The RNA shown here (transfer RNA) has 73 nucleotides and comes from a Candidatus Thiofontviventaceae bacterium. RNAcentral holds the sequence, with entries from ENA. Model confidence (mean pLDDT): 81 of 100. Its Rfam family is "tRNA". Rfam describes the family as follows. Transfer RNA (tRNA) molecules are approximately 80 nucleotides in length. The family's RNA type in Rfam is transfer RNA.
[in-house]
């Protein structure tokens, strides 16, 4: 450098144009226990890499750009 995939909670990932963005692990508060584990209940946590764009409506499309991977030169 070309080509192509990815990027969404702290971690690993779902989500393929239409409602308030979810899981699991992890975190905090409780219940449970004689402590603690395991279980069970609630909760906190996200400008969906960043700038544009199409649409009535965008994490989803599409353009650039950053980062990262894979394969070819």
């Nucleotide at each position: 450098g070309u080509a192509c995939g990815c990027g969404u909670a702290g971690c690993u990932c779902a989500g393929a144009g239409g409602u308030a963005a979810g899981a699991g692990c992890g975190c905090u508060g409780g219940g449970u226990u004689g402590u603690g584990g395991c279980c069970c209940c609630a909760g906190a946590g996200g400008u969906c890499g960043c700038g544009g764009g199409u649409u009535c409506a965008a994490g989803u499309c599409c353009c650039g750009u950053c980062g990262u991977g894979u394969a070819c030169c």